[in-house]
RNA sequence: AGGCUCGUAGCUCAGUUGGUUAGAGCGCCACACUGAUAAUGUGGAGGUCCGCGGUUCAACUCCGCGCGGGCCUA
Numbered sequence: 001a002g003g004c005u006c007g008u009a010g011c012u013c014a015g016u017u018g019g020u021u022a023g024a025g026c027g028c029c030a031c032a033c034u035g036a037u038a039a040u041g042u043g044g045a046g047g048u049c050c051g052c053g054g055u056u057c058a059a060c061u062c063c064g065c066g067c068g069g070g071c072c073u074a
Base pairs, nucleotide, nucleotide: 001073002072003071004070005069006068007067010026011025012024013023019057028044029043030042031041032040050066051065052064053063054062
């Protein structure tokens, strides 16, 4: 320098033939249970879906550029 791939909650990830409210597990907080923990149950908080622009009635999803991680080639 070129190519491929990934970026969504604190962590690990799902979610795309574009459409009704953005989700799961773990973690965190509160309550219940207990003599007290753990476990279990119920409820809750937490996201401008990496950034900017474009296409569209409508974008996490499609396109372009940029940023960051990984891999390959030179």
A computed fold for a 74-nucleotide RNA from Candidatus Cryptobacteroides sp., annotated as transfer RNA. It matches the Rfam family "tRNA". Gene Ontology term of the family: triplet codon-amino acid adaptor activity. The same sequence occurs in records of 10 taxa. The organism belongs to Candidatus Cryptobacteroides, within Bacteria. The sequence is in RNAcentral, with records from ENA, MGnify and Rfam.